[in-house]
C1' cells in the first nucleotide's frame, strides 16, 4: 500500500447468490428415567447477526464507509 476470504447464541457453524417469523449441533438450567452418577428423551434460558450509514413496506441477504482476524502480490 493494492486484492480476496472470514465476522451470526458461551464454543462450532447454516441461512446470503433469489430481501419475507433468526435456526442447528455441541455446552447450559429444568423435568422424566437411575439407588445415585452417566445415557437416553422432553422442556427452557441465551442474538437482535463486527460497527455505523444507505436502499425498501420490509435488510443476517442489497450498496457504501469502516474495524477485526487470515491469505496472495507489491
Nucleotide at each position: 500500500c493494492g486484492g480476496g476470504a472470514u465476522g451470526u447464541a458461551g464454543c462450532g457453524c447454516a441461512g446470503c447468490c433469489c430481501g419475507g417469523u433468526a435456526g442447528c449441533g455441541c455446552a447450559c438450567a429444568c423435568g422424566u428415567u437411575u439407588a445415585g452418577g452417566g445415557u437416553a428423551c422432553g422442556u427452557g434460558a441465551g442474538g437482535u447477526c463486527g460497527c455505523a450509514g444507505g436502499u425498501u413496506c420490509a435488510a443476517g441477504u442489497c450498496c457504501u464507509g469502516u474495524c477485526a482476524u487470515c491469505c496472495c502480490g507489491a
Molecule: transfer RNA
Organism: Cytophagales bacterium